The RNA shown here (Bacterial RNase P class A) has 383 nucleotides and comes from a Polyangia bacterium. Its Rfam family is "Bacterial RNase P class A". By type it is a ribozyme. Model confidence (mean pLDDT): 76 of 100. It is recorded under the gene name rnpB.
[in-house]
């Protein structure tokens, strides 16, 4: 000085000015005051809270989720171990990583090679007979392959074989430790049955569905139902609801006309009920945050004490200046050093500052992103 893992804390700061939201106060406008996005608000992946709707119990099929003990409202998250695995060291210590139930319940796969990919088999070879290229015995040794029916080693044998026998590895069974997972040593059994479950599967445990566009409140217009009134004009009275009396007046009935009666469309008035536009609650005080003191390696709990810190709906939270601090660049100084450089003060710059933006709220996860900074490693260290 560079790069890899892993962890951790920040993510400019202070003032002006000019918008923006929201809450309080005061109002005619207005003005005044507080307070105002994140470490990931993002993905929408898990767990929950809260709302509706559904359930008497239990199966199926479907999802998840698997060492062990803690932590938690809950979790598939964390946290501390046990087991494997990699670096280094190669004696430990130490760092990283881990989805880690079952393979003698079953079922299926194993590419090419290669004799044989799982109940067997012999390609080269090895050793025996004999008809010298056949049988017969081996599975040590070569060869194929990601894997080949336990691994070294000695005896042994015609040659080989757990045939025997010591270790190392396996089953099984007690002994000690540990809550356990497991680890250590003891005895026993020569020990036929491979690998793969992020292949079906088994087994064990959890899982009711749909979201704040949940879900509640009030409630224009028009268009429905019900009740009642009857058109328009003009005069009159009125107890202001109407009534009266003239003229006027769409349509079907009433035999054909007229008068009248009557009923229907239509006007007006009240009322209902569902609920759209549109408001309005859910909307921020909540498994909440900060400090202390204390249990616990830790995750994470107890206790006081303080503290209120965004709730918008076409959707605010922004701009500009200035000074300061950071980094990169030019300049020039000081120490140190043989030089190269390393450090640290100055000055300048119309250089530079990432990823991104809350919409019911929380706990995680993963993913984007800047620079600092520790822990381990690894490279490069010259003239």
């Nucleotide at each position: 000085g560079c790069g890899g893992c892993g962890g951790c804390a920040c993510a400019g700061a202070u003032g002006a000015u000019c918008g923006c939201g929201u809450g309080c106060g005061u109002u005619u406008u207005u003005c005044g005051u507080a307070c105002g996005a994140g470490g990931a608000a993002a993905g929408u992946c898990c767990g929950a809270a809260c709302u509706c709707c559904g359930c008497a119990g239990g199966g199926c099929a479907g999802g998840a989720u698997g060492c062990c003990g803690g932590g938690u409202a809950a979790c598939g998250c964390c946290c501390g171990g046990u087991g494997g695995g990699g670096g280094g060291u190669c004696a430990c210590u130490c760092c990283c990583c881990u989805a880690a139930g079952g393979a003698a319940a079953g079922u299926g796969c194993c590419a090419c090679a290669g004799a044989a990919a799982a109940u067997a088999u012999a390609c080269c070879g090895c050793c025996g007979g004999c008809u010298u290229g056949c049988c017969g015995g081996u599975a040590a040794g070569g060869g194929u392959g990601a894997a080949a029916a336990g691994g070294u080693g000695c005896g042994g044998u015609a040659a080989g074989a757990g045939c025997g026998c010591a270790c190392c590895g396996g089953g099984g069974c007690g002994c000690u430790g540990g809550u356990a997972a497991c680890a250590g040593g003891g005895c026993u059994c020569g020990c036929a049955u491979g690998g793969u479950a992020a292949a079906c599967c088994c087994c064990a445990u959890c899982c009711g569905g749909a979201g704040c566009a949940a879900g509640g409140c009030c409630a224009a217009a028009c268009a429905g139902g019900a009740a009642g009134u009857u058109u328009u004009c003009a005069g009159c009275c009125u107890u202001c609801g109407g009534g009266c009396u003239g003229a006027u007046a769409a349509g079907g009935g009433u035999u054909g006309u007229c008068c009248g009666c009557u009923c229907u469309c239509g006007u007006c008035u009240u009322c209902c009920g569902g609920g759209u536009a549109g408001g309005c609650c859910g909307c921020u005080c909540g498994a909440g945050g900060u400090g202390a003191u204390u249990g616990g390696c830790a995750a994470c709990g107890a206790u006081c004490a303080c503290c209120c810190u965004a709730g918008a709906u076409g959707a605010a939270u922004g701009a500009u200046c200035a000074u300061c601090a950071c980094c990169u660049c030019u300049g020039g100084g000081a120490u140190g050093g043989u030089g190269a450089c390393a450090u640290c003060g100055c000055a300048g710059a119309u250089g530079g500052a990432a990823c991104a933006g809350a919409a019911u709220u929380c706990g995680g996860c993963u993913u984007a992103u800047g620079g600092g900074u520790c822990g381990c490693c690894g490279c490069a260290a010259c003239a």